[in-house]
A computed fold for a 329-nucleotide part of an RNA from a soil metagenome, annotated as large-subunit ribosomal RNA, domain IV. Model confidence (mean pLDDT): 85 of 100.

Context: one part of a larger RNA
RNA sequence: UGAUGUUGAAGGAACUCGGCAAAUUACCCUCGUAACUUCGGAAGAAGAGGGUCCCGUCUUUGGGCAACCAGAGGCGGGAGGCACAAACCAGGGGGUGGCGACUGUUUAACAAAAACACAGGGCUCUGCGAAGCCGGUAAGGCGACGUAUAGGGUCUGACGCCUGCCCGGUGCCGGAAGGUUAAGAGGAGGAGUGCAAGCUCUGAAUCGAAGCCCCGGUAAACGGCGGCCGUAACUAUAACGGUCCUAAGGUAGCGAAAUUCCUUGUCGGGUAAGUUCCGACCUGCACGAAUGGCGUAACGACUUCCCCGCUGUCUCCAACAUCAACUCA
Numbered sequence: 001u002g003a004u005g006u007u008g009a010a011g012g013a014a015c016u017c018g019g020c021a022a023a024u025u026a027c028c029c030u031c032g033u034a035a036c037u038u039c040g041g042a043a044g045a046a047g048a049g050g051g052u053c054c055c056g057u058c059u060u061u062g063g064g065c066a067a068c069c070a071g072a073g074g075c076g077g078g079a080g081g082c083a084c085a086a087a088c089c090a091g092g093g094g095g096u097g098g099c100g101a102c103u104g105u106u107u108a109a110c111a112a113a114a115a116c117a118c119a120g121g122g123c124u125c126u127g128c129g130a131a132g133c134c135g136g137u138a139a140g141g142c143g144a145c146g147u148a149u150a151g152g153g154u155c156u157g158a159c160g161c162c163u164g165c166c167c168g169g170u171g172c173c174g175g176a177a178g179g180u181u182a183a184g185a186g187g188a189g190g191a192g193u194g195c196a197a198g199c200u201c202u203g204a205a206u207c208g209a210a211g212c213c214c215c216g217g218u219a220a221a222c223g224g225c226g227g228c229c230g231u232a233a234c235u236a237u238a239a240c241g242g243u244c245c246u247a248a249g250g251u252a253g254c255g256a257a258a259u260u261c262c263u264u265g266u267c268g269g270g271u272a273a274g275u276u277c278c279g280a281c282c283u284g285c286a287c288g289a290a291u292g293g294c295g296u297a298a299c300g301a302c303u304u305c306c307c308c309g310c311u312g313u314c315u316c317c318a319a320c321a322u323c324a325a326c327u328c329a
Stems, first nucleotide, its partner, number of pairs: 001324008010315002014313001019310001027051005036041001038158001052079012080084001092308004097303002099300002104116002120156007134141001159295004164225003169222002171218005178213003184207002187202001189200002226244005253287001254284001265281005
């Protein structure tokens, strides 16, 4: 000097990105226990008291024929210690937000999460001989020894309240009148004997499928959801009006948000002092409704902020123990 432990005056998070680490708490009995809530919970909420040993007395349980043995409880009295759940073992607690409903799953060896999954919801395909999908050259197989309350694909993700407008583009589904259109049909021609079949060559008309064009539907399909100007008897603002464009111009709800650039927005709360936090406002650079919107009890080795307790995290370091390092032998 390092590692691992132990202890510490006064203070008690002033440390720090952050209470990281450590400390506190810890068992049993009795009392007591809030908001909120899906009435199950929250809850061991929180918080308070008791706990060793001895004696007396009363009540009582079980066993035993009995003597007696093993316990439980009430009341009263006493003993010792610094300390009685005496060692080991053994929850710190509370409050407000965000996200995800939950228990689960995951980057074996830097990520455990708000990511994945999930029950629930929707759309879509599939009518069974050989379903559709998958995979195989095929036979065969899976689906399934299942049959639409089934199976596949895809999106969302408990529950509650809901899920607005747009089908112009892309996709999918349906339609068949017309347009376009391949091989081919049909047609014209050639050769040797070449009439026919066959062979070969040609492209003016005609016929000729799906597809595309076209006509509809469809957004819990991919997706999208405006601008400028004026206007009220203070000012300000604009319920109102005008105009341009669009397929339609963002509804409910939420909003400086895991989204807000300007921004430490402004106001309120908490602090003596708060770029974080909580509640509001709305000027949403650039929220928004199953790429789901907004809430939500319970849950979380998730994440933000605050309080109580606690402490060597710190003010500010010190001592001790053990093991190394180091020196000598």